[in-house]
Context: one part of a larger RNA
RNA sequence: CCUGCAGCGGGACGAAAAGACCCCGGGAGCUUUACUGUAGUUUGGUAUUGGCUUUAGAGCUUGGAUGCGUAGCGUAGUGGGGAGAGGUUGAAGUUCGCUUUUCGGAGCGGAUGGACUCGCCGAUGAAACACCCAUCUUUCAAGUUUUAAAUUCUAACCUGAUCGGCAAAACCGGUCGGAGACAGUGCCUGACGGGCAGUUUAAAUGGGGCAUUUCCCUCCUAAAGAGUAAUGGAGGGGUUUAUAAAGGUCGGCUUAGCCCGGAUGGAAAUCGGGCUGGACGCGUAAAGGCAAAAGCCGGCUUGACUGCAAGACUUACAAGUCGAGCAGGUGCGAAAGCAGAACUUAGUGACCCGACAAUUCUUAAUAGAAAGGUUGGAGACAACGGAUAAAAGUUACCCCGGGGAUAACAGGCUGGUGUCAUUCGAGAGUUCCUAUCGACGAUGACGCUCGGCACCUCGAUGUCGGCUCGUCCUAGCGCCCGGCUGGAGAAGGUCGGAAGCGUAUGGCUGUUCGCCAUUUAAAAGGACACGCGAGCUGGGUUCAAACCGUCGUGAGACAGGUUGGUCUCUAUCUGUUGCAGG
Repeated sequence: CCUGCAGCGGGACGAAAAGACCCCGGGAGCUUUACUGUAGUUUGGUAUUGGCUUUAGAGCUUGGAUGCGUAGCGUAGUGGGGAGAGGUUGAAGUUCGCUUUUCGGAGCGGAUGGACUCGCCGAUGAAACACCCAUCUUUCAAGUUUUAAAUUCUAACCUGAUCGGCAAAACCGGUCGGAGACAGUGCCUGACGGGCAGUUUAAAUGGGGCAUUUCCCUCCUAAAGAGUAAUGGAGGGGUUUAUAAAGGUCGGCUUAGCCCGGAUGGAAAUCGGGCUGGACGCGUAAAGGCAAAAGCCGGCUUGACUGCAAGACUUACAAGUCGAGCAGGUGCGAAAGCAGAACUUAGUGACCCGACAAUUCUUAAUAGAAAGGUUGGAGACAACGGAUAAAAGUUACCCCGGGGAUAACAGGCUGGUGUCAUUCGAGAGUUCCUAUCGACGAUGACGCUCGGCACCUCGAUGUCGGCUCGUCCUAGCGCCCGGCUGGAGAAGGUCGGAAGCGUAUGGCUGUUCGCCAUUUAAAAGGACACGCGAGCUGGGUUCAAACCGUCGUGAGACAGGUUGGUCUCUAUCUGUUGCAGG
RNA backbone atom coordinates (compact mmCIF):
# COMPACT_ATOMS: atom_id res chain seq x y z
C1' C A 1 0.00 0.00 0.00
C1' C A 2 -4.07 -3.67 -1.13
C1' U A 3 -7.98 -7.00 0.77
C1' G A 4 -11.15 -8.88 4.62
C1' C A 5 -13.55 -9.05 9.60
C1' A A 6 -15.18 -6.46 14.03
C1' G A 7 -16.08 -1.52 16.07
C1' C A 8 -17.01 4.20 16.25
C1' G A 9 -20.30 7.66 14.24
C1' G A 10 -16.60 13.36 11.92
C1' G A 11 -18.33 14.04 6.69
C1' A A 12 -21.22 12.50 2.36
C1' C A 13 -24.69 20.54 3.43
C1' G A 14 -26.54 11.82 5.37
C1' A A 15 -32.13 9.33 5.16
C1' A A 16 -37.24 10.55 6.19
C1' A A 17 -41.51 14.49 5.23
C1' A A 18 -42.55 19.49 -2.44
C1' G A 19 -40.57 23.80 5.69
C1' A A 20 -45.46 23.74 10.03
C1' C A 21 -41.52 29.58 11.16
C1' C A 22 -41.38 34.03 7.41
C1' C A 23 -43.19 36.31 2.82
C1' C A 24 -46.34 36.10 -1.76
C1' G A 25 -50.96 34.02 -4.13
C1' G A 26 -55.40 31.18 -2.97
C1' G A 27 -58.81 28.92 0.65
C1' A A 28 -61.21 27.82 5.08
C1' G A 29 -62.67 28.29 10.62
C1' C A 30 -64.17 32.13 13.94
C1' U A 31 -65.68 37.47 15.43
C1' U A 32 -68.15 42.11 15.22
C1' U A 33 -71.55 48.63 16.24
C1' A A 34 -67.52 45.78 8.11
C1' C A 35 -71.20 45.38 3.60
C1' U A 36 -75.40 43.00 1.52
C1' G A 37 -79.02 39.50 2.38
C1' U A 38 -81.98 35.93 5.04
C1' A A 39 -84.60 32.17 8.79
C1' G A 40 -87.15 33.77 12.97
C1' U A 41 -89.90 37.39 16.05
C1' U A 42 -92.94 41.55 15.70
C1' U A 43 -96.15 46.13 13.44
C1' G A 44 -99.90 47.58 10.03
C1' G A 45 -103.07 46.67 5.56
C1' U A 46 -105.90 43.12 2.77
C1' A A 47 -108.27 38.09 1.59
C1' U A 48 -110.45 33.79 4.00
C1' U A 49 -114.73 37.17 6.86
C1' G A 50 -120.61 37.07 8.46
C1' G A 51 -125.41 39.34 11.50
C1' C A 52 -127.71 43.06 15.13
C1' U A 53 -126.94 47.35 18.23
C1' U A 54 -124.45 51.73 20.37
C1' U A 55 -120.95 55.80 20.03
C1' A A 56 -117.97 59.09 16.99
C1' G A 57 -116.80 61.10 12.01
C1' A A 58 -117.72 61.96 6.62
C1' G A 59 -121.03 62.25 2.11
C1' C A 60 -126.11 62.53 0.16
C1' U A 61 -131.63 63.21 0.64
C1' U A 62 -135.95 65.28 3.31
C1' G A 63 -137.92 68.66 7.01
C1' G A 64 -137.06 72.82 10.49
C1' A A 65 -134.17 76.73 12.31
C1' U A 66 -130.10 80.33 11.47
C1' G A 67 -127.67 85.34 9.22
C1' C A 68 -127.21 92.17 14.03
C1' G A 69 -120.96 97.59 10.57
C1' U A 70 -123.34 102.83 10.00
C1' A A 71 -128.35 105.33 8.75
C1' G A 72 -133.00 103.13 9.72
C1' C A 73 -139.79 101.41 13.52
C1' G A 74 -135.55 96.98 13.31
C1' U A 75 -131.02 90.98 13.83
C1' A A 76 -132.02 93.55 5.89
C1' G A 77 -127.42 86.25 3.80
C1' U A 78 -127.71 86.17 -2.04
C1' G A 79 -130.42 85.98 -6.96
C1' G A 80 -135.28 85.92 -9.44
C1' G A 81 -140.70 86.38 -9.69
C1' G A 82 -144.20 89.59 -7.36
C1' A A 83 -149.09 93.49 -5.60
C1' G A 84 -151.18 91.43 -2.71
C1' A A 85 -150.79 87.67 1.47
C1' G A 86 -152.32 85.29 6.29
C1' G A 87 -156.78 84.98 9.59
C1' U A 88 -163.67 81.96 13.26
C1' U A 89 -159.69 75.20 10.72
C1' G A 90 -158.94 81.47 15.64
C1' A A 91 -155.55 87.74 14.20
C1' A A 92 -153.46 91.50 17.62
C1' G A 93 -152.64 91.54 22.85
C1' U A 94 -151.66 89.01 27.89
C1' U A 95 -149.39 84.84 30.47
C1' C A 96 -146.49 80.01 31.16
C1' G A 97 -142.79 76.60 29.17
C1' C A 98 -138.77 75.12 25.60
C1' U A 99 -134.70 76.29 21.89
C1' U A 100 -131.23 80.02 20.42
C1' U A 101 -128.64 84.73 21.27
C1' U A 102 -124.25 89.67 19.28
C1' C A 103 -128.32 89.79 25.84
C1' G A 104 -131.30 94.18 21.97
C1' G A 105 -134.10 90.19 20.49
C1' A A 106 -135.75 85.86 17.26
C1' G A 107 -138.42 81.01 16.68
C1' C A 108 -141.85 77.08 18.42
C1' G A 109 -145.69 74.97 21.71
C1' G A 110 -149.83 75.36 25.68
C1' A A 111 -153.65 78.56 28.08
C1' U A 112 -156.56 83.05 27.60
C1' G A 113 -158.60 86.40 24.01
C1' G A 114 -162.33 87.22 19.98
C1' A A 115 -160.94 90.34 14.69
C1' C A 116 -157.43 92.02 13.01
C1' U A 117 -152.03 91.67 11.30
C1' C A 118 -148.27 92.41 7.41
C1' G A 119 -146.74 94.55 2.61
C1' C A 120 -146.66 98.44 -1.42
C1' C A 121 -145.54 104.44 0.32
C1' G A 122 -140.73 107.78 3.51
C1' A A 123 -135.26 106.48 4.95
C1' U A 124 -131.43 102.68 2.23
C1' G A 125 -125.95 101.17 -2.69
C1' A A 126 -129.80 96.90 -2.52
C1' A A 127 -136.95 95.83 -0.11
C1' A A 128 -139.90 93.36 2.42
C1' C A 129 -139.74 86.57 6.61
C1' A A 130 -146.36 90.00 2.62
C1' C A 131 -146.11 85.49 -0.47
C1' C A 132 -143.49 81.88 -4.05
C1' C A 133 -138.89 79.48 -6.36
C1' A A 134 -133.64 78.47 -6.21
C1' U A 135 -129.19 78.77 -3.42
C1' C A 136 -124.92 79.91 0.41
C1' U A 137 -122.95 80.02 5.93
C1' U A 138 -123.98 77.88 10.72
C1' U A 139 -127.01 74.30 13.14
C1' C A 140 -130.97 70.49 14.81
C1' A A 141 -133.84 66.02 13.78
C1' A A 142 -134.90 61.73 10.74
C1' G A 143 -133.46 58.35 6.76
C1' U A 144 -129.66 56.12 3.74
C1' U A 145 -124.43 54.94 2.26
C1' U A 146 -119.66 54.50 4.31
C1' U A 147 -115.29 54.64 7.87
C1' A A 148 -113.41 53.74 12.85
C1' A A 149 -114.05 52.00 17.84
C1' A A 150 -116.85 49.11 21.41
C1' U A 151 -120.46 45.45 23.09
C1' U A 152 -122.99 41.25 21.54
C1' C A 153 -124.71 36.97 18.36
C1' U A 154 -123.56 32.30 15.56
C1' A A 155 -123.07 30.12 10.90
C1' A A 156 -117.52 30.39 8.42
C1' C A 157 -112.72 28.93 10.72
C1' C A 158 -110.29 26.52 15.16
C1' U A 159 -110.84 23.02 19.13
C1' G A 160 -112.37 19.09 23.60
C1' A A 161 -115.30 14.77 24.51
C1' U A 162 -118.26 11.00 22.42
C1' C A 163 -120.64 7.93 18.50
C1' G A 164 -120.47 5.61 13.35
C1' G A 165 -117.81 3.54 9.08
C1' C A 166 -112.57 0.04 9.65
C1' A A 167 -109.07 -5.41 12.59
C1' A A 168 -106.88 -0.63 14.28
C1' A A 169 -105.34 4.23 12.94
C1' A A 170 -105.46 8.44 9.63
C1' C A 171 -109.52 10.70 7.24
C1' C A 172 -114.73 11.84 6.77
C1' G A 173 -119.55 12.49 8.94
C1' G A 174 -123.22 12.95 13.35
C1' U A 175 -124.24 14.76 18.55
C1' C A 176 -123.03 17.73 22.96
C1' G A 177 -119.64 21.58 24.65
C1' G A 178 -115.64 25.67 24.39
C1' A A 179 -113.95 29.66 21.56
C1' G A 180 -115.35 32.83 17.59
C1' A A 181 -115.20 36.53 13.05
C1' C A 182 -110.60 36.76 17.08
C1' A A 183 -107.02 33.12 16.22
C1' G A 184 -104.57 30.44 12.21
C1' U A 185 -102.99 30.83 7.05
C1' G A 186 -101.78 33.48 1.98
C1' C A 187 -100.01 38.22 -0.27
C1' C A 188 -98.02 43.26 0.55
C1' U A 189 -95.45 46.30 4.18
C1' G A 190 -92.19 48.98 8.50
C1' A A 191 -88.78 47.35 12.50
C1' C A 192 -85.38 44.04 15.22
C1' G A 193 -82.33 40.29 13.48
C1' G A 194 -73.71 37.24 13.22
C1' G A 195 -79.25 32.87 14.64
C1' C A 196 -77.51 31.71 9.54
C1' A A 197 -75.27 32.84 4.56
C1' G A 198 -72.28 35.09 0.65
C1' U A 199 -68.33 38.35 0.38
C1' U A 200 -64.92 42.46 1.11
C1' U A 201 -61.06 44.07 4.24
C1' A A 202 -55.41 48.43 -1.46
C1' A A 203 -50.46 48.86 -2.92
C1' A A 204 -45.42 50.75 -2.44
C1' U A 205 -41.98 48.96 1.27
C1' G A 206 -33.60 47.46 1.48
C1' G A 207 -38.38 40.71 4.74
C1' G A 208 -43.19 41.72 6.78
C1' G A 209 -45.81 44.64 10.49
C1' C A 210 -46.12 49.79 12.85
C1' A A 211 -45.13 54.71 10.88
C1' U A 212 -45.25 57.24 6.20
C1' U A 213 -46.59 57.92 1.09
C1' U A 214 -50.08 57.66 -3.33
C1' C A 215 -52.78 63.72 -7.52
C1' C A 216 -50.66 68.70 -9.07
C1' C A 217 -46.62 72.94 -8.92
C1' U A 218 -41.18 74.97 -8.02
C1' C A 219 -35.78 74.07 -7.11
C1' C A 220 -31.43 70.74 -6.39
C1' U A 221 -29.75 65.66 -7.32
C1' A A 222 -29.69 65.76 -13.40
C1' A A 223 -23.69 64.37 -15.73
C1' A A 224 -24.16 72.70 -20.21
C1' G A 225 -30.69 69.84 -25.76
C1' A A 226 -35.31 67.07 -23.84
C1' G A 227 -36.01 63.31 -20.33
C1' U A 228 -34.13 60.69 -15.94
C1' A A 229 -34.53 56.88 -9.99
C1' A A 230 -34.30 56.32 -4.42
C1' U A 231 -38.65 55.75 2.46
C1' G A 232 -32.62 61.39 -1.66
C1' G A 233 -32.51 67.04 0.05
C1' A A 234 -35.95 71.61 0.46
C1' G A 235 -40.79 73.89 0.04
C1' G A 236 -45.90 74.80 -1.66
C1' G A 237 -51.29 73.72 -3.80
C1' G A 238 -56.86 71.61 -3.72
C1' U A 239 -57.20 79.20 -4.50
C1' U A 240 -57.83 84.51 -4.95
C1' U A 241 -59.43 89.21 -7.47
C1' A A 242 -65.70 90.19 -9.20
C1' U A 243 -67.02 96.44 -11.48
C1' A A 244 -64.91 101.22 -4.96
C1' A A 245 -60.33 94.81 -9.85
C1' A A 246 -55.48 92.43 -8.38
C1' G A 247 -59.06 92.45 -15.81
C1' G A 248 -58.79 95.97 -20.77
C1' U A 249 -56.80 100.40 -22.71
C1' C A 250 -54.65 105.41 -22.51
C1' G A 251 -51.48 108.83 -19.86
C1' G A 252 -47.87 109.71 -16.09
C1' C A 253 -44.12 108.02 -12.38
C1' U A 254 -39.53 105.02 -10.24
C1' U A 255 -38.36 101.38 -6.15
C1' A A 256 -34.43 99.80 -2.59
C1' G A 257 -29.74 100.43 0.06
C1' C A 258 -25.57 103.60 1.62
C1' C A 259 -23.22 108.52 2.59
C1' C A 260 -23.85 113.84 3.68
C1' G A 261 -27.14 117.93 5.40
C1' G A 262 -31.73 119.42 8.09
C1' A A 263 -36.67 121.57 14.53
C1' U A 264 -39.14 118.20 17.89
C1' G A 265 -37.08 113.16 15.25
C1' G A 266 -34.45 108.48 17.93
C1' A A 267 -31.27 102.73 13.91
C1' A A 268 -35.84 103.57 11.28
C1' A A 269 -41.62 108.75 9.84
C1' U A 270 -41.13 113.38 6.35
C1' C A 271 -37.33 117.04 3.19
C1' G A 272 -32.75 118.10 -0.10
C1' G A 273 -28.17 116.41 -2.63
C1' G A 274 -24.82 112.49 -4.20
C1' C A 275 -23.34 107.27 -5.07
C1' U A 276 -24.38 101.91 -6.16
C1' G A 277 -27.32 99.67 -10.06
C1' G A 278 -32.26 96.41 -10.15
C1' A A 279 -30.58 94.42 -4.34
C1' C A 280 -37.39 96.83 -3.95
C1' G A 281 -41.92 95.33 -5.82
C1' C A 282 -44.87 91.99 -8.87
C1' G A 283 -52.20 88.44 -4.09
C1' U A 284 -49.59 83.37 -2.97
C1' A A 285 -44.32 78.52 -2.72
C1' A A 286 -39.91 78.37 -5.46
C1' A A 287 -37.50 79.13 -9.99
C1' G A 288 -37.11 81.93 -14.44
C1' G A 289 -38.25 87.00 -15.72
C1' C A 290 -39.34 92.43 -15.63
C1' A A 291 -37.11 99.90 -15.71
C1' A A 292 -40.40 105.58 -20.82
C1' A A 293 -42.04 97.93 -17.19
C1' A A 294 -44.59 92.76 -16.07
C1' G A 295 -43.55 97.48 -10.50
C1' C A 296 -46.55 102.41 -8.53
C1' C A 297 -50.62 106.32 -9.52
C1' G A 298 -54.81 108.31 -12.26
C1' G A 299 -58.96 108.67 -16.46
C1' C A 300 -62.51 105.90 -19.25
C1' U A 301 -64.36 101.10 -19.35
C1' U A 302 -65.98 95.28 -19.62
C1' G A 303 -62.19 91.66 -25.01
C1' A A 304 -62.92 87.82 -17.76
C1' C A 305 -66.65 88.55 -26.01
C1' U A 306 -69.79 85.08 -30.05
C1' G A 307 -68.58 81.71 -34.44
C1' C A 308 -64.12 79.56 -36.34
C1' A A 309 -58.96 78.51 -37.25
C1' A A 310 -53.61 77.90 -40.90
C1' G A 311 -49.70 75.98 -38.19
C1' A A 312 -46.81 74.26 -34.10
C1' C A 313 -45.09 72.27 -28.94
C1' U A 314 -45.84 68.00 -26.00
C1' U A 315 -47.14 62.99 -26.30
C1' A A 316 -48.00 55.16 -25.98
C1' C A 317 -53.22 56.48 -25.70
C1' A A 318 -56.45 59.74 -23.52
C1' A A 319 -55.27 64.34 -22.17
C1' G A 320 -52.39 69.14 -21.87
C1' U A 321 -50.25 73.92 -24.14
C1' C A 322 -49.47 78.07 -27.73
C1' G A 323 -51.62 80.34 -31.85
C1' A A 324 -51.15 84.41 -36.63
C1' G A 325 -55.44 85.16 -39.40
C1' C A 326 -61.14 85.53 -40.97
C1' A A 327 -66.50 87.01 -39.83
C1' G A 328 -69.84 89.54 -36.18
C1' G A 329 -70.47 93.10 -32.56
C1' U A 330 -67.52 96.04 -28.50
C1' G A 331 -63.88 99.01 -25.08
C1' C A 332 -59.71 102.44 -24.79
C1' G A 333 -56.66 105.78 -27.72
C1' A A 334 -55.75 111.91 -31.76
C1' A A 335 -53.69 107.89 -34.28
C1' A A 336 -50.52 103.77 -35.29
C1' G A 337 -52.66 100.15 -32.62
C1' C A 338 -53.92 96.98 -28.24
C1' A A 339 -57.67 93.83 -25.91
C1' G A 340 -60.57 86.16 -26.70
C1' A A 341 -58.67 87.76 -18.12
C1' A A 342 -54.47 88.03 -14.43
C1' C A 343 -45.48 88.43 -15.29
C1' U A 344 -45.24 82.84 -16.26
C1' U A 345 -45.35 77.92 -14.41
C1' A A 346 -50.02 74.84 -9.15
C1' G A 347 -55.44 75.86 -7.54
C1' U A 348 -57.70 69.44 -10.05
C1' G A 349 -61.32 64.34 -11.84
C1' A A 350 -62.53 60.29 -17.68
C1' C A 351 -67.02 57.29 -18.88
C1' C A 352 -71.87 55.79 -17.11
C1' C A 353 -76.54 56.54 -14.10
C1' G A 354 -79.83 59.99 -11.86
C1' A A 355 -81.53 65.05 -10.50
C1' C A 356 -81.97 70.55 -12.06
C1' A A 357 -82.56 74.71 -15.78
C1' A A 358 -83.35 76.04 -20.92
C1' U A 359 -85.04 74.31 -25.66
C1' U A 360 -87.68 77.35 -33.09
C1' C A 361 -86.06 69.14 -31.62
C1' U A 362 -88.86 63.89 -32.02
C1' U A 363 -93.39 61.52 -30.78
C1' A A 364 -97.88 55.50 -32.44
C1' A A 365 -105.76 59.07 -34.67
C1' U A 366 -105.61 64.58 -32.87
C1' A A 367 -104.75 68.15 -28.47
C1' G A 368 -102.51 67.84 -23.77
C1' A A 369 -99.57 64.92 -20.56
C1' A A 370 -95.70 61.44 -20.23
C1' A A 371 -91.15 59.68 -22.49
C1' G A 372 -86.79 60.63 -25.34
C1' G A 373 -83.11 64.08 -27.72
C1' U A 374 -79.95 68.63 -27.67
C1' U A 375 -77.49 72.58 -24.80
C1' G A 376 -75.74 74.39 -19.90
C1' G A 377 -73.73 74.47 -15.09
C1' A A 378 -73.38 71.58 -10.32
C1' G A 379 -72.89 67.09 -7.10
C1' A A 380 -66.76 62.45 -6.41
C1' C A 381 -64.25 58.96 -7.03
C1' A A 382 -57.58 62.55 -2.43
C1' A A 383 -55.53 54.74 -3.14
C1' C A 384 -56.60 61.60 -7.25
C1' G A 385 -56.48 56.93 -15.47
C1' G A 386 -61.56 56.87 -10.91
C1' A A 387 -62.57 47.79 -10.03
C1' U A 388 -68.85 47.80 -6.96
C1' A A 389 -74.82 51.25 -5.81
C1' A A 390 -72.76 48.79 -1.38
C1' A A 391 -67.68 46.26 2.68
C1' A A 392 -64.03 45.56 8.85
C1' G A 393 -61.15 42.15 11.78
C1' U A 394 -58.84 37.41 13.64
C1' U A 395 -56.41 32.45 13.31
C1' A A 396 -51.03 29.33 18.20
C1' C A 397 -57.14 24.97 15.39
C1' C A 398 -55.42 26.01 10.58
C1' C A 399 -54.96 24.19 5.02
C1' C A 400 -53.12 24.39 -0.26
C1' G A 401 -49.79 26.36 -4.21
C1' G A 402 -45.08 28.70 -4.44
C1' G A 403 -40.31 31.41 -2.87
C1' G A 404 -33.82 31.04 -0.67
C1' A A 405 -37.12 36.44 -6.13
C1' U A 406 -37.93 37.47 0.97
C1' A A 407 -37.02 37.37 7.03
C1' A A 408 -35.46 34.30 11.80
C1' C A 409 -30.15 30.07 12.79
C1' A A 410 -25.50 29.21 10.58
C1' G A 411 -21.97 30.57 6.61
C1' G A 412 -20.27 34.63 3.13
C1' C A 413 -19.14 40.13 1.93
C1' U A 414 -18.53 44.81 4.73
C1' G A 415 -16.17 46.69 9.15
C1' G A 416 -20.14 51.73 11.04
C1' U A 417 -20.02 49.56 16.29
C1' G A 418 -16.45 46.46 19.11
C1' U A 419 -11.41 44.69 20.67
C1' C A 420 -6.26 45.42 20.12
C1' A A 421 -2.01 48.01 18.29
C1' U A 422 0.87 52.13 16.26
C1' U A 423 1.50 57.51 16.08
C1' C A 424 1.18 62.91 18.01
C1' G A 425 2.11 64.46 23.06
C1' A A 426 -1.59 68.91 26.16
C1' G A 427 -1.05 67.07 30.88
C1' A A 428 -0.18 63.78 35.48
C1' G A 429 4.26 61.76 37.42
C1' U A 430 8.14 67.07 43.60
C1' U A 431 11.73 68.43 38.85
C1' C A 432 11.20 65.50 33.98
C1' C A 433 6.10 63.99 27.85
C1' U A 434 7.39 58.67 26.94
C1' A A 435 9.53 54.04 34.68
C1' U A 436 4.18 54.25 34.59
C1' C A 437 -0.32 56.79 32.73
C1' G A 438 -1.92 59.81 28.75
C1' A A 439 -6.82 64.26 27.02
C1' C A 440 -8.11 66.35 22.05
C1' G A 441 -6.71 64.03 17.46
C1' A A 442 -4.36 60.79 13.35
C1' U A 443 -3.42 55.74 11.18
C1' G A 444 -4.03 50.68 11.07
C1' A A 445 -4.91 45.35 12.31
C1' C A 446 -8.52 41.55 13.59
C1' G A 447 -13.14 39.39 12.18
C1' C A 448 -15.09 37.75 18.98
C1' U A 449 -19.86 41.90 19.93
C1' C A 450 -24.08 44.72 18.09
C1' G A 451 -25.25 45.91 13.20
C1' G A 452 -25.63 46.59 7.50
C1' C A 453 -26.31 43.64 2.79
C1' A A 454 -29.78 39.58 1.27
C1' C A 455 -25.06 35.92 -2.01
C1' C A 456 -25.83 29.35 -1.30
C1' U A 457 -29.65 26.69 1.37
C1' C A 458 -37.48 27.30 2.45
C1' G A 459 -38.89 19.24 -2.88
C1' A A 460 -35.85 21.34 5.48
C1' U A 461 -28.27 23.37 6.61
C1' G A 462 -32.41 20.86 13.94
C1' U A 463 -32.07 26.24 17.30
C1' C A 464 -29.87 28.06 23.71
C1' G A 465 -27.48 25.77 27.80
C1' G A 466 -25.35 21.27 30.07
C1' C A 467 -22.65 16.25 29.51
C1' U A 468 -18.86 13.46 26.66
C1' C A 469 -14.67 13.82 23.50
C1' G A 470 -11.38 16.88 21.91
C1' U A 471 -8.01 19.58 17.67
C1' C A 472 -5.95 24.30 16.75
C1' C A 473 -4.59 29.99 17.42
C1' U A 474 -1.79 33.64 20.57
C1' A A 475 -3.34 39.46 21.39
C1' G A 476 0.70 34.64 27.29
C1' C A 477 -3.04 33.62 33.28
C1' G A 478 0.81 30.09 35.73
C1' C A 479 5.50 27.43 35.13
C1' C A 480 10.67 29.34 31.47
C1' C A 481 14.34 33.28 29.27
C1' G A 482 15.48 38.54 28.59
C1' G A 483 15.39 44.58 28.14
C1' C A 484 13.85 49.05 30.86
C1' U A 485 12.28 50.72 35.63
C1' G A 486 10.31 56.31 39.62
C1' G A 487 14.74 47.93 39.77
C1' A A 488 18.76 48.59 47.13
C1' G A 489 16.91 43.29 48.49
C1' A A 490 12.16 40.96 48.49
C1' A A 491 7.63 41.91 46.12
C1' G A 492 6.20 44.47 41.72
C1' G A 493 5.24 47.53 36.91
C1' U A 494 5.93 47.46 31.63
C1' C A 495 7.84 45.58 27.12
C1' G A 496 10.22 41.50 24.06
C1' G A 497 10.83 35.94 23.09
C1' A A 498 8.18 31.48 23.79
C1' A A 499 2.05 27.52 22.52
C1' G A 500 5.87 22.33 25.75
C1' C A 501 2.47 21.34 29.81
C1' G A 502 -1.35 23.13 32.82
C1' U A 503 -5.31 26.41 33.53
C1' A A 504 -10.76 24.66 40.33
C1' U A 505 -14.76 22.80 43.43
C1' G A 506 -19.35 24.25 45.36
C1' G A 507 -24.31 27.71 46.39
C1' C A 508 -28.25 30.57 43.23
C1' U A 509 -30.32 30.54 38.25
C1' G A 510 -32.65 26.66 32.21
C1' U A 511 -28.95 29.78 31.95
C1' U A 512 -24.03 31.35 28.68
C1' C A 513 -22.78 35.41 31.71
C1' G A 514 -22.76 37.09 36.56
C1' C A 515 -22.68 37.38 42.06
C1' C A 516 -21.12 34.75 46.44
C1' A A 517 -18.09 30.95 49.41
C1' U A 518 -13.47 28.33 49.65
C1' U A 519 -9.07 26.79 47.25
C1' U A 520 -4.98 27.15 43.61
C1' A A 521 1.43 28.03 40.64
C1' A A 522 -2.70 29.82 37.66
C1' A A 523 -8.20 29.66 38.09
C1' A A 524 -5.88 33.47 30.17
C1' G A 525 -8.71 34.88 25.89
C1' G A 526 -10.45 32.82 21.46
C1' A A 527 -11.54 29.58 16.71
C1' C A 528 -13.57 24.93 15.19
C1' A A 529 -21.78 25.59 11.65
C1' C A 530 -21.85 31.03 18.86
C1' G A 531 -17.00 22.67 17.76
C1' C A 532 -19.79 18.35 19.08
C1' G A 533 -28.47 16.04 19.26
C1' A A 534 -27.49 9.63 12.27
C1' G A 535 -23.11 10.82 20.46
C1' C A 536 -26.65 11.80 25.12
C1' U A 537 -30.00 15.33 27.64
C1' G A 538 -34.41 18.59 26.78
C1' G A 539 -34.30 22.71 31.99
C1' G A 540 -35.10 27.39 28.34
C1' U A 541 -37.10 29.13 23.68
C1' U A 542 -41.03 27.94 19.75
C1' C A 543 -47.37 24.09 18.12
C1' A A 544 -51.95 22.08 19.97
C1' A A 545 -54.63 22.44 26.60
C1' A A 546 -55.10 25.98 30.69
C1' C A 547 -54.60 30.28 34.36
C1' C A 548 -53.20 35.53 35.62
C1' G A 549 -52.07 40.75 34.27
C1' U A 550 -52.63 44.22 30.24
C1' C A 551 -54.85 45.45 25.40
C1' G A 552 -59.26 44.58 22.30
C1' U A 553 -66.89 45.37 21.66
C1' G A 554 -65.27 40.57 20.08
C1' A A 555 -62.80 36.49 17.67
C1' G A 556 -58.13 36.94 19.82
C1' A A 557 -53.06 39.25 21.00
C1' C A 558 -48.50 40.23 24.17
C1' A A 559 -38.95 39.58 23.10
C1' G A 560 -45.17 39.75 29.81
C1' G A 561 -45.54 35.79 33.76
C1' U A 562 -47.07 30.53 34.94
C1' U A 563 -48.14 24.62 34.79
C1' G A 564 -48.00 20.58 31.12
C1' G A 565 -46.28 18.83 26.52
C1' U A 566 -43.94 11.86 21.40
C1' C A 567 -36.07 13.96 20.35
C1' U A 568 -36.94 8.55 14.57
C1' C A 569 -32.81 6.09 11.68
C1' U A 570 -30.57 -1.99 11.14
C1' A A 571 -24.02 2.55 8.34
C1' U A 572 -23.73 1.81 1.38
C1' C A 573 -19.34 5.32 0.53
C1' U A 574 -15.63 8.20 3.01
C1' G A 575 -12.93 8.91 7.63
C1' U A 576 -10.87 6.55 11.83
C1' U A 577 -9.62 2.39 15.71
C1' G A 578 -8.35 -2.86 16.57
C1' C A 579 -7.17 -7.67 14.48
C1' A A 580 -5.91 -10.98 10.36
C1' G A 581 -4.00 -12.15 5.41
C1' G A 582 -1.14 -10.69 0.98